[in-house]
Model confidence (mean pLDDT): 80 of 100. Predicted 3D model of a 1522-nucleotide RNA (small-subunit ribosomal RNA) from an uncultured bacterium. RNAcentral holds the sequence, with entries from Greengenes.
RNA sequence: AGAGUUUGAUCCUGGCUCAGGACGAACGCUGGCGGCGUGCUUAACACAUGCAAGUUGAACGGUAUGACAUGGAAGCUUGCUGAAGUGCCAUAUAGUAGCGGACGGGUGAGUAAUGCAUGAGAAGCUGCCAUUGGGAGGGGGACAACAGUUGGAAACGGCUGCUAAUACCCCGUAUGCCGGAAGGUGAAAGGGAGAAAUCCGCCUGAUGAGGUGCUCAUGUCCUAUCAGCUGGUUGGUGGGGUAACGGCCUACCAAGGCGACGACGGGUAGCCGGCCUGAGAGGGUGAACGGCCACACUGGAACUGAGAUACGGUCCAGACUCCUACGGGAGGCAGCAGUGGGGAAUAUUGGGCAAUGGGGGCAACCCUGACCCAGCGACGCCCGCGUGAGGGGAAGACGGCCUUCGGGUUGUAAACCUCUUUUGUACGGGAAGAAGGAAGUGACGGUACUGUACGAAUAAGUCCCGGCUAACUACGUGCCAGCAGCCGCGGUAAUACGUAGGGGACGAGCGUUGUCCGGAAUUACUGGGCGUAAAGGGCGCGCAGGCUGUGCUGCAAGUCAGCUGUGAAAUAUCUGGGCUUAACCUGGAUAUGCGGUUGAGACUGCAGUGCUGGAGUGCUGUAGAGGCAAGUGGAAUUCCCAGUGUAGCGGUGAAAUGCGUAGAUAUUGGGAAGAACACCGGUGGCGAAGGCGACUUGCUGGGCAGCAACUGACGCUGAGGCGCGAAAGCCAGGGGAGCAAGCGGGAUUAGAUACCCCGGUAGUCCUGGCCGUAAACGAUGAAUGCUAGGUGUGGGUGUAGAGAUACAUUCGUGCCGGAGUUAACGCGAUAGGCAUUCCGCCUGGGGAGUACGGUCGCAAGAUGCGGCUGAAACUCAAAGGAAUUGACGGGGGCCCGCACAAGCGGUGGAGCACGUGGUUUAAUUCGAUGCAAACCGAAGAACCUUACCUGGGUUUGACAUGUACGUGGUACCGGAUCUGAAAGGUGAAGGACGCUUCCUUCGGGAAGUGAGCGUACACAGGUGCUGCAUGGCUGUCGUCAGCUCGUGUCGUAGAUGUUGGGUUAAGUCCCGCAACGAGCGCAACCCCUGCUGCCAGUUGCCAACGGGUAAGCCGGGCACUCUGCGGGACUGCCAUCGACAAGAUGGAGGAAGGUGGGGAUGACGUCAAGUCAUCAUGGCCCUUAUGUCCAGGGCGACACACGUGCUACAAUGGCCGGCACAACGGGAAGCGAGGCAGUGAUGUUGAGCGGAUCCCUUAAAGCCGGUCUCAGUUCGGAUUGAAGUCUGCAACUCGACUUCAUGAAGCUGGAAUCGCUAGUAAUCGCAGAUCAGCCAAGCUGCGGUGAAUACGUUCCCGGGCCUUGUACACGCGGCACCGCCCGUCACACCACCCGAGUUGGGUGCACCCGAAGCCGGCGGCCUAACCUUUCGAGGAAGGAGCUGUCGAAGGUGUGUCCGGUGAGGGGGGUGAAGUCGUAACAAGGUAGCCGUACCGGAAGGUGCGGCUGGAUCACCUCCUUA
Repeated sequence: AGAGUUUGAUCCUGGCUCAGGACGAACGCUGGCGGCGUGCUUAACACAUGCAAGUUGAACGGUAUGACAUGGAAGCUUGCUGAAGUGCCAUAUAGUAGCGGACGGGUGAGUAAUGCAUGAGAAGCUGCCAUUGGGAGGGGGACAACAGUUGGAAACGGCUGCUAAUACCCCGUAUGCCGGAAGGUGAAAGGGAGAAAUCCGCCUGAUGAGGUGCUCAUGUCCUAUCAGCUGGUUGGUGGGGUAACGGCCUACCAAGGCGACGACGGGUAGCCGGCCUGAGAGGGUGAACGGCCACACUGGAACUGAGAUACGGUCCAGACUCCUACGGGAGGCAGCAGUGGGGAAUAUUGGGCAAUGGGGGCAACCCUGACCCAGCGACGCCCGCGUGAGGGGAAGACGGCCUUCGGGUUGUAAACCUCUUUUGUACGGGAAGAAGGAAGUGACGGUACUGUACGAAUAAGUCCCGGCUAACUACGUGCCAGCAGCCGCGGUAAUACGUAGGGGACGAGCGUUGUCCGGAAUUACUGGGCGUAAAGGGCGCGCAGGCUGUGCUGCAAGUCAGCUGUGAAAUAUCUGGGCUUAACCUGGAUAUGCGGUUGAGACUGCAGUGCUGGAGUGCUGUAGAGGCAAGUGGAAUUCCCAGUGUAGCGGUGAAAUGCGUAGAUAUUGGGAAGAACACCGGUGGCGAAGGCGACUUGCUGGGCAGCAACUGACGCUGAGGCGCGAAAGCCAGGGGAGCAAGCGGGAUUAGAUACCCCGGUAGUCCUGGCCGUAAACGAUGAAUGCUAGGUGUGGGUGUAGAGAUACAUUCGUGCCGGAGUUAACGCGAUAGGCAUUCCGCCUGGGGAGUACGGUCGCAAGAUGCGGCUGAAACUCAAAGGAAUUGACGGGGGCCCGCACAAGCGGUGGAGCACGUGGUUUAAUUCGAUGCAAACCGAAGAACCUUACCUGGGUUUGACAUGUACGUGGUACCGGAUCUGAAAGGUGAAGGACGCUUCCUUCGGGAAGUGAGCGUACACAGGUGCUGCAUGGCUGUCGUCAGCUCGUGUCGUAGAUGUUGGGUUAAGUCCCGCAACGAGCGCAACCCCUGCUGCCAGUUGCCAACGGGUAAGCCGGGCACUCUGCGGGACUGCCAUCGACAAGAUGGAGGAAGGUGGGGAUGACGUCAAGUCAUCAUGGCCCUUAUGUCCAGGGCGACACACGUGCUACAAUGGCCGGCACAACGGGAAGCGAGGCAGUGAUGUUGAGCGGAUCCCUUAAAGCCGGUCUCAGUUCGGAUUGAAGUCUGCAACUCGACUUCAUGAAGCUGGAAUCGCUAGUAAUCGCAGAUCAGCCAAGCUGCGGUGAAUACGUUCCCGGGCCUUGUACACGCGGCACCGCCCGUCACACCACCCGAGUUGGGUGCACCCGAAGCCGGCGGCCUAACCUUUCGAGGAAGGAGCUGUCGAAGGUGUGUCCGGUGAGGGGGGUGAAGUCGUAACAAGGUAGCCGUACCGGAAGGUGCGGCUGGAUCACCUCCUUA
């Protein structure tokens, strides 16, 4: 610091996602140690048990026990025992009393301000503590405990009686306090300890410290779909109350107070130091530690006290739990542990007061779940260490994995050798933490640390490996299983799933999930935008607000500077120190803020005084569809009346509806009515916008120019507000000619709720009132200033000129264009450039301008919402802008082609043949499927072929190679016999044997071995699958003229070149040009053919000569034909046109003329085109079968449909007879002459010929003659019967041919459609391949005869180039018009809205009831202290009790807000190939869109007005260049 993702590609806009850091975390896998931290984020849910606040006997009286002293009843053993009592001491302690239980500890429910933070302040209080002053005189009466009695289950009391105090009370006094003063008010404990000194206390002042109460300023979340709130409310006076100010409370008076700088309401939330992140500014957060606040089961209340409205106090109410003898009681873990519950989830019912701190006490000491420690959890890594290491160690081991089978990799890794011992285990030593001095005191803990011994011993995982993002292979799986953060992987070769090997990253951890910041300049203060991407308000006026020309003076609020207070500590940063290091702990320094003070005076501000440039006024002119009102005019349309006149008119693509013989249309005259104003008229004018168009008059707004007299900043913008605001629409009243939603009818159509036509109503018009929206657009807010030009046009002024006019200047309105700017297009002084001010608006697409709410409106709702404001759930990974390349268009231009047209002949109808589909079948093997499959693979299916079916066999195999073993007189040749459908099985007779070594009686024998065979193993084999894994080959566009590259130039893709002007069959050539060149294509080079020359002359030829005639048969010849090799044509020549070019047109010559004709030749590419069944081949599959062998069957089926052909329908013909003329080819298991036989197919015999020699081989149409005479025929030949021939092992399924007989359909073919431009079409036959034969009527060739037509390019089809519009576009599997795409309907799922209601919660108001309690009143009853007293009592003061105000909970009623649920209703989103149409994108086939109204299954249609974000053609205007 960036990256991925919209596209075929590009740039931009814009969202989504990732890489980083963090966490009180949780989950998965794994887990050695230590240190430091940290641990209920959820149910402020409920809690068993234990502990968490006591202490003081030096305040007090008791009580209990014990010691001592005294005492002496009583007893007797007369000196012993010794009760009660008394005193004193010690210990313990219920009670009275004091201090403390307001601290410490917990939690975050509530609280948006009675809070918190920062900074100020005045009207306060303050126990203990510190400093300092003064004082303590005299009296008095009680109450607990206790005793007695009594109630109760208990908790807990009642009554009577006694008693102490540092408990309580009175009097006196006072530096205090109040008051102007007089005066009033107002304290104590002389207690406790001690032998004493003295100490601890008591009362009352002052000061301080610390604490606390109160006030003010500033800051402190979201929501305006919360806009008005408020009655003690705001202020005053009197009174009360408080420690203190104060409506804090009360009575009266006034009517205020708060609010767009956001009151009031709703939601959420403890606040801060800090923590996390970030470059920072910011954003998020508020665990742990620290400060403040609030709370303590829920709500209310006070008491005590220095302090509480009190967590472990009290009272009341409520809920809950527990006890109960049913009468009544008890309780509050959000203290520490712990339990249940909730939850993804969070610990021990531990040790100790040793340290730090707190309470009490004179102290000893006691208490302390604060705290210090330990335990549990990898919770955090925040830090450190280890799991061996320094080294040696290649046979690069085994094993694993991959493999091209060679090897590679794991990998010096291991083993092995050497070394070490952190950790661990055992044993030994052993702290600091403990103090000002001495002694004592350690939970942790025999811990940290340390010594010795032992032994590599006890210790590695997790995630990832398609891109982002470091890291790749194999197998399995086969859109399945699964993965996934985004893009996306998976449909048989997956680096993306699963496993393995290998690799990468981190490491006692690693991943995942969640949340926050970052990246995100994606809310932009730093630091964004608004012409077309989201975004300028429809336009103006204008309050508040914001901003504001210029000179001088003053002030000093902002601003700047110095000093200063504060900014707690901790944290952070810098710099030191202590634990072995580090984390951790710790000393010092720094720290944006706020306040005070002293200055500065530029700028802003405030005040004052000037100025004229901004702004305005005045005067003089001026242009104009500016506005309003009244009046006037002509043309046209329609209607009415009358005349003329007659059969049609009208309308359309064509028609029809309609009008017309009752007289239309047409035409003439007259009249009526309403609406709109032709020409002028113009990117001309005016207006803020909407908008404004005949003429005249009146009223009226604004602009511009000139003058420079006046004012003197009076200005700009403008949230709210107010006004204006096209069309449609609404209300009321008029009006109504034309036009015309809806509606009716006619057409079109599959339908036509449309486009077209005929009618026609609202409406359009006027008056008054609403509505307030438009593509209200320049899709561009207003204002001001600055920044090259050129050229039009409208208005004004000046100068010059006689004038035309020129120049200058200014206001408006266009075009082009420079700099600049922009993503590009473009904009460019009328900015979208450079700047300033103010306003409005935007923040991904859909949902949606929808829902709910509010508000405006008469309404725009009754099956179907007008305006403004304006969400969310859910869903997608995009949606979009500009430009590029292509493709496409029922867009345009140019050009070509048997493309059309002009012609000729066919197909489609018939019969037959062949192929295909379909169906059938045991099988009808497989492939090919628009053109570009369908007489195609197949140039030959009876068996074979053959791949299919049925059945029968066989298993190293029908075929190849290798290894091992056996055999090797076996195998082999041979095949008899039997069996069988065959294959196969069985295998007789007979027959020959290689090489080497050794032995040999030389006869031969033995061993080994080769070929072969058998067995076993590797393997063979597969027409099994995948042509969408492939090679090769092929088709097609298309023999179309195109397709590209290098360098250069301009650019983002790309463009240029290759476009343009001509020309060509051609990107052929020429010219021009930011291009210059080049390549593959075109053309040429090759072959055939047309003319000719030359050499050669057999098997070819025969002109002349001879022979011979049946024949080039022979002699002979090589002239000709032919065969072979060459030449020839190049726009070369002439003329014209053209640009002096390329070239075109015509002509000459020539066999041939502009490529002479034909062939071969097929650019870059497209169609995942075709072929795994020609062949080859990856992968997969089968292996006694999907291999292989065999017999039979099938590929030949047959209701049908399609394609390609053949033969015909006849007289341009059929039949019969005679006669004539080819070329290409083929031939040995062959062609087969000739002869003979047969009606014939053919048979028989067999010459010649491996062929320019022989044979196939009679070509046919044709010509001549004859016959048939228009008919289902002497046409046509299907079908069928019979008899044959040939091939072949075999013609039944299923061959061809022959003869005789039979004689079907068919009389020229609907819609539609095909071929062909010359030796072509048409027509006629011949040959060949394959092949035993042939289903060939096919295919490939050959020659014979031999036409017609082309005006032309409007149209159909295909193609090429340029241009235009586009919402179309890679690839996989599937997309470029066979594209894209809209809406209803149907189905499923999801979230939402409404909904009769129902239910829960919050809250307001009114009323009822009214606990506890404070305050007030009464207080007949009660009362020790004080006073009086006659001693009876009375007073003062107080209380019980009663009562009043307030008052929680509760109740009733009524509003309001939020949520749950709800029959049913509504639209929306998403879904696999559903249904109906075709609205939009091209001129999308009626240009589209916006607003509005009506209508329609639906998209939508139509009317009115508007926009260009409309194609095309023409015209006008303007501009650029010359």